[in-house]
RNA sequence: UCGUGCUAGACGGGGAACUGGCGGUGCCCUGAACCCGCAAUCCGCCGUAGCGGGGUUGAAUUCCCUCUCGAGGGCUGAAGGGAUGCUCGGGACUGUCAGGCCAAGCGGCGAAGAAGGUUGGGUCCUGCGCGGCAGGAGCCUGUGAACCCCGCCAGGUCCGGGAGGAAGCAACGGUAAGCAGAACCUCUUGGGUGCCGCAGGGUUGCCUGGCCGGAGCAGGCUGGUUGUGGCAAGCCGGGUAGCCAGGUUCGACAGAGGGUGCACGA
Numbered sequence: 001u002c003g004u005g006c007u008a009g010a011c012g013g014g015g016a017a018c019u020g021g022c023g024g025u026g027c028c029c030u031g032a033a034c035c036c037g038c039a040a041u042c043c044g045c046c047g048u049a050g051c052g053g054g055g056u057u058g059a060a061u062u063c064c065c066u067c068u069c070g071a072g073g074g075c076u077g078a079a080g081g082g083a084u085g086c087u088c089g090g091g092a093c094u095g096u097c098a099g100g101c102c103a104a105g106c107g108g109c110g111a112a113g114a115a116g117g118u119u120g121g122g123u124c125c126u127g128c129g130c131g132g133c134a135g136g137a138g139c140c141u142g143u144g145a146a147c148c149c150c151g152c153c154a155g156g157u158c159c160g161g162g163a164g165g166a167a168g169c170a171a172c173g174g175u176a177a178g179c180a181g182a183a184c185c186u187c188u189u190g191g192g193u194g195c196c197g198c199a200g201g202g203u204u205g206c207c208u209g210g211c212c213g214g215a216g217c218a219g220g221c222u223g224g225u226u227g228u229g230g231c232a233a234g235c236c237g238g239g240u241a242g243c244c245a246g247g248u249u250c251g252a253c254a255g256a257g258g259g260u261g262c263a264c265g266a
Stems, first nucleotide, its partner, number of pairs: 001266006009057003012030004020046005034054005063259006072250005081244002084241007093234002095231004099226004104222003108217002116212008124201006130194002133190006140181004149174003157166003
């Protein structure tokens, strides 16, 4: 060095969680990797830290160690990174709405006379009058009492010897209260009553007339401005949630380097 047989080892690993600790089942990552039984109010163990049974491979591409890379996970991610969501507040700035001011542009009014001044009237208030409307009363018309209203009272009744007399129902005529009607007329009361009249008051504003005056007025649109007010989309500040970057830790897969037997034969 080669061949045969065997042995240690290997036949997946890792993260979080659980646990005094380790490993497993279960979850997640990696990626391809023997079989059966057990196990979350869990199972098996104790630093050789799953156990029991069976199988394959086997000293190297395969076992062991170190380094590099790095999927993925844990912690942090306050003071002092980034973007986002939710929430509370602010009103400096931008924006927006409203207000004030200016009067540059457009438009409007103005020599058929602006602003301003002065003097009347109306609009407003009070009282009175007149009218109208509504209610009531009167006047008017009709109706209206079995008897207890009136007049006249047939018949009948009563008194009387008689002449005659008395009361009196119905009918007829009328009337009271009441009821109904009604155009005018008279009185009276009332008002969200009136293009009405008279008197007084008031006149900030608005409308309108006369006179003086002699060129501006006004602020619709645009524009400018603002030690004004509101809103809160942007913005500013606080809180909170998860995410990303960053830090730290473990680390699969992969790559590189190194290490590790026994027996027999040639």
This is a predicted structure of a 266-nucleotide RNA (Bacterial large signal recognition particle RNA) from an Anaerolineae bacterium. Taxonomically the source falls in Anaerolineae (Bacteria, Bacillati, Chloroflexota). Model confidence (mean pLDDT): 78 of 100. RNAcentral holds the sequence, with entries from ENA. Its Rfam family is "Bacterial large signal recognition particle RNA". Its Rfam clan is "SRP clan". It is recorded under the gene name ffs.